[in-house]
RNA sequence: CACUUAUCAAGAAAGGCAGAGGGAAAUGGCCCUGUGAAGCCUUGACAACCUGUUCCGAGUAAUCGGGAUAAGGUGCCAACUCCAACCUCGGGAAACUGAGGAAAGAUAAGUC
Numbered sequence: 001c002a003c004u005u006a007u008c009a010a011g012a013a014a015g016g017c018a019g020a021g022g023g024a025a026a027u028g029g030c031c032c033u034g035u036g037a038a039g040c041c042u043u044g045a046c047a048a049c050c051u052g053u054u055c056c057g058a059g060u061a062a063u064c065g066g067g068a069u070a071a072g073g074u075g076c077c078a079a080c081u082c083c084a085a086c087c088u089c090g091g092g093a094a095a096c097u098g099a100g101g102a103a104a105g106a107u108a109a110g111u112c
Stems, first nucleotide, its partner, number of pairs: 002111007013043005021032003027084003044077001046075001049073003052069007081104001086101006
């Protein structure tokens, strides 16, 4: 990189360096940004995917389900994955709009 499964409407700050971009991808928007973007470092927070510890239930057991904790491994700390764009159904004369799905993406665990 690829594949599989799960989740994605919640949540979470400061300081230093740096110096113009950033919000995944090609598209259309719309936002953030010298009142300091991206990136790097330090400390902190959020969360509960995996491990650990612990409690309850089922089971002969292996194990399964649920709760807690936050020690460890990740992750993450603007806006619904910022919105849409593809398909289906509905409303509207139209502009547009409501619901669902898919694709893609992100994160975790596993496999190769």